[in-house]
RNA sequence: UCCGGUGUAGCUCAGCGGUAGAGCGGGUGGCUGUUAACCACUAGGUCGUUGGUUCGAUCCCAACCGCCGGAG
Numbered sequence: 001u002c003c004g005g006u007g008u009a010g011c012u013c014a015g016c017g018g019u020a021g022a023g024c025g026g027g028u029g030g031c032u033g034u035u036a037a038c039c040a041c042u043a044g045g046u047c048g049u050u051g052g053u054u055c056g057a058u059c060c061c062a063a064c065c066g067c068c069g070g071a072g
Base pairs, nucleotide, nucleotide: 001071002070003069004068005067006066007065010024011023012022013021018055026042027041028040029039030038048064049063050062051061052060
């Protein structure tokens, strides 16, 4: 330098056009002599950035940025 993949909650990842979810973790309550476990409820997101397409974009397109892999 070129090619491909990837970027979503604190962490691991779903969601592939129609108001963004799960598990773990956090908070509150219940249970228990206490802790753990278990049960219920709950908070938390400019969906990497900037443009474009569209009535509508996490999703499609382009450029850039970070990370991973490959070629030279």

Predicted 3D model of a 72-nucleotide RNA (transfer RNA) from a Verrucomicrobiota bacterium. Rfam family: tRNA. Rfam links the family to the GO term triplet codon-amino acid adaptor activity. It was read from a public genome assembly. Its mean pLDDT, the model's own confidence on a scale to 100, is 81. The organism belongs to Verrucomicrobiota, within Bacteria.